[in-house]
This is a predicted structure of an 86-nucleotide RNA (c-di-GMP-I riboswitch aptamer) from Colwellia sp. MB02u-6. Its Rfam family is "c-di-GMP-I riboswitch aptamer". Rfam describes the family as follows. GEMM was predicted in a large-scale screen for bacterial structured RNA regulatory elements. Its mean pLDDT, the model's own confidence on a scale to 100, is 79.

RNA sequence: UGAAAUAACUGGCAACUAUUAAUGAAAAUCAAUAGGCGCAAAACUACCAGCCUAAGUGCAUUGCAUAGGGUCGUGGGGUUGCAAUU
Numbered sequence: 001u002g003a004a005a006u007a008a009c010u011g012g013c014a015a016c017u018a019u020u021a022a023u024g025a026a027a028a029u030c031a032a033u034a035g036g037c038g039c040a041a042a043a044c045u046a047c048c049a050g051c052c053u054a055a056g057u058g059c060a061u062u063g064c065a066u067a068g069g070g071u072c073g074u075g076g077g078g079u080u081g082c083a084a085u086u
Stems, first nucleotide, its partner, number of pairs: 004086003012039002016035005022029002037073001043079003047076003050071003056066004
């Protein structure tokens, strides 16, 4: 220096819940406070698959289909980073 395994005291992130505020057609996202499932990539990236929504569009007649909308804490891929021990 590279790879693999183990692994988290201090510290970091944080699903979800409650309250308040904002954006959005919706799904969902964002900020603050309190608690907190969990995470060693639960950091970044919608590239592939899956899942959610359906404004617009098409068909149709008040329903069906559809992503340029979301989800990276659904799985995979890509990029970057990490104390200690072996």